This is a predicted structure of a 364-nucleotide RNA (Bacterial RNase P class A) from an uncultured Actinomycetes bacterium. Model confidence (mean pLDDT): 77 of 100. Rfam family: Bacterial RNase P class A. The family's RNA type in Rfam is ribozyme.
RNA sequence: UGGGUCGGCAAGACGGUCGCGUGGCUGGCAACAGUCCCGAGGAACGUCCGGGCUCCGCAGAGCAGGGCGGUGGGUAACACCCACCCGGGGUAACCCGCGAGAACAGUGCAACAGAAAGUAGACCGCCCGUGCCGCAAGGCGCGGGUAAGGGUGAAACGGUGGUGUAAGAGACCACCAGCGGCCGUGGUGACACGACCGGCUAGGUAAACCUCGUCCGGAGCAAGGUCAGACAGGAAGCGUUACGGGUGGCUCGCCCAGUUUCCGGGUAGACCGCUAGAGACGUGCGGCAACGUACGUCGUAGAUAGAUGGCCGUCCAGCACCGCAAGGUGUCAACAGAACCCGGCGUACCAGCCGGCCCAUUCA
Numbered sequence: 001u002g003g004g005u006c007g008g009c010a011a012g013a014c015g016g017u018c019g020c021g022u023g024g025c026u027g028g029c030a031a032c033a034g035u036c037c038c039g040a041g042g043a044a045c046g047u048c049c050g051g052g053c054u055c056c057g058c059a060g061a062g063c064a065g066g067g068c069g070g071u072g073g074g075u076a077a078c079a080c081c082c083a084c085c086c087g088g089g090g091u092a093a094c095c096c097g098c099g100a101g102a103a104c105a106g107u108g109c110a111a112c113a114g115a116a117a118g119u120a121g122a123c124c125g126c127c128c129g130u131g132c133c134g135c136a137a138g139g140c141g142c143g144g145g146u147a148a149g150g151g152u153g154a155a156a157c158g159g160u161g162g163u164g165u166a167a168g169a170g171a172c173c174a175c176c177a178g179c180g181g182c183c184g185u186g187g188u189g190a191c192a193c194g195a196c197c198g199g200c201u202a203g204g205u206a207a208a209c210c211u212c213g214u215c216c217g218g219a220g221c222a223a224g225g226u227c228a229g230a231c232a233g234g235a236a237g238c239g240u241u242a243c244g245g246g247u248g249g250c251u252c253g254c255c256c257a258g259u260u261u262c263c264g265g266g267u268a269g270a271c272c273g274c275u276a277g278a279g280a281c282g283u284g285c286g287g288c289a290a291c292g293u294a295c296g297u298c299g300u301a302g303a304u305a306g307a308u309g310g311c312c313g314u315c316c317a318g319c320a321c322c323g324c325a326a327g328g329u330g331u332c333a334a335c336a337g338a339a340c341c342c343g344g345c346g347u348a349c350c351a352g353c354c355g356g357c358c359c360a361u362u363c364a
Stems, first nucleotide, its partner, number of pairs: 001360009012315007020039002023036005041335001045346002048344005053220004060252004065216005070084005085099001086097004100211002106209002108205002123150002125146009158176006177201002179198003183194004224272004233263006244256003279298008318331005
């Protein structure tokens, strides 16, 4: 310098003017007026996870159903985050993983080609016996043996070299790979390395059904409460003994005298929940890290048809251009819009900036 890869920051400030919202203060009987502080994000979006909180249910047991799936840690918890292991990709930094089980429970699925696609298989071949033809070499038929060679395919039932055989074959042997067994060393562990034994050689797919392990009540701020106010009940069914009802389904248990459907009437107001939190920021310590902990500082929307804005000027920061410099000119945006709150993940986006690591090249 170029390329790659991983991460972080940022989203203005002041003054004037007009116009909004909560709250405080002052004035006012009140309606209101004046003044002061404050007033939408990194994702507020998606509603995909997890919770706090509220209510229901004797909140118990089981079945079904659903989530998760390497190990260890973090967290209130999680499908999140951190570290590590294994497998794959990449020269590498780094990235990816629906990461338990495929003879060891069972059932499935895989086009075409090929003899045959799981304990399968004989197309071309190789060998032996026998019959016929031929001077011979050899050819054809029948019977038996074979899977080492060739071919097909993404993949063909371990590989290389030998012994052996009529010809072959883990049939046997040496070495190697895998698998299994039994130990040693290191590690919290997943695992890694090593030695010995065994001819055992058992493809892919579970993001197919399934098996194994582990976790799981439900509904949700339109939850749920307080106050005020208004009205009008009727019919049919089931039920009181638990067969009716009881916050996902079914069964048992438990609780209750009510409960289901239809017709009809009244109300839709005010307040709480509603913002001080698993809070934010800074520093020290512990930890590889996620994070934890101690001390300190801050008090920064709470609307309810739903506010948080428009205009003008100046300044700061960044970037681009001009200029030797001082300085000048321009730009100053995108995605987007709180509604109980929080931790994540996913998605959208821009004027721009900073840093770590890897590879290549060059210079000192």